[in-house]
Overview: A computed fold for a 125-nucleotide RNA from an Acidobacteriota bacterium, annotated as FMN riboswitch aptamer (RFN element). NCBI's taxonomy places the organism under Bacteria, Pseudomonadati, Acidobacteriota. The prediction has a mean pLDDT of 84.
RNA sequence: UACCUCUUUCGGGGCAGGGUGCAAUUCCCGACCGGCGGUGAAAGCCCGCGACCCCCAAUCAUAUUGGGGCUGAUCCGGUGCAACUCCGGGGCCGACGGUGACAGUCCGGAUGGAAGAAAGGGGCG
Numbered sequence: 001u002a003c004c005u006c007u008u009u010c011g012g013g014g015c016a017g018g019g020u021g022c023a024a025u026u027c028c029c030g031a032c033c034g035g036c037g038g039u040g041a042a043a044g045c046c047c048g049c050g051a052c053c054c055c056c057a058a059u060c061a062u063a064u065u066g067g068g069g070c071u072g073a074u075c076c077g078g079u080g081c082a083a084c085u086c087c088g089g090g091g092c093c094g095a096c097g098g099u100g101a102c103a104g105u106c107c108g109g110a111u112g113g114a115a116g117a118a119a120g121g122g123g124c125g
Stems, first nucleotide, its partner, number of pairs: 001125001003123008017029003031105002033094002035049004044092002053069006074090005096108003
């Protein structure tokens, strides 16, 4: 010190204030939030990944593992060699189940899982 392997730890934020109503953090005004890796320079909306859900296989079976599917949203101006990433401005998006009333923000699956990040042991060179 590249790579291989094992172990451990870490690994998601957010409705202030107000209106209507018997009832809403769910409607309306308004407020707030932004996982992980990559990218010539910093990204919710560029590329890819993960979470949820569905299908198939392994399994007696739950779990789990592997494979597949599904999976939202950006423009204008400026600087610069270089930016859909920075600066200025204007927009837009957000799983499933629940609820006295429709949820990105409340409650729940979840004291879960995971993209991944870090540290350490071993191996090989």